[in-house]
Predicted 3D model of an 81-nucleotide RNA (Glycine riboswitch aptamer) from a Pseudomonadota bacterium. The model forms 95% of the base pairs in the Rfam consensus. The source organism's lineage runs through Bacteria, Pseudomonadati and Pseudomonadota. It matches the Rfam family "Glycine riboswitch aptamer". About the family: This family represents the bacterial glycine riboswitch. On this family, see Mandal et al., Science 2004: "A glycine-dependent riboswitch that uses cooperative binding to control gene expression". The coordinates come from a structure-prediction model, not an experiment, and the mean pLDDT is 80.
């Protein structure tokens, strides 16, 4: 350092309009605002110090999310390359 398993693990609207489905919710097609950032993606930067590059947990917000659930960077623990 890489994979696997098991734990822990933030933030932002169950938002508003119109149709469907429904008992509500969720959910679906469409359309409006707001809004998170720790999947992924895309830039810079301290560094790395010939060059070309690389590069964050910073900044962007394409993707992706904003009730739970799932997801989840990055911890911990075990097993294996």
């Nucleotide at each position: 350092u890489c994979c696997u398993g098991c734990g822990g693990a933030a933030g932002a609207g169950a938002c508003c309009c119109c149709g469907g489905a429904u008992c509500c919710a969720c959910u679906u097609g469409g359309g409006g605002c707001g809004c998170c950032a720790a999947c992924g993606g895309c830039g810079c930067a301290a560094c790395u110090g010939c060059c070309c590059g690389g590069a964050a947990a910073c900044g962007c917000a394409c993707c992706g999310g904003c009730a739970a659930a799932a997801g989840g960077a990055c911890c911990g623990c075990a097993g294996g390359g």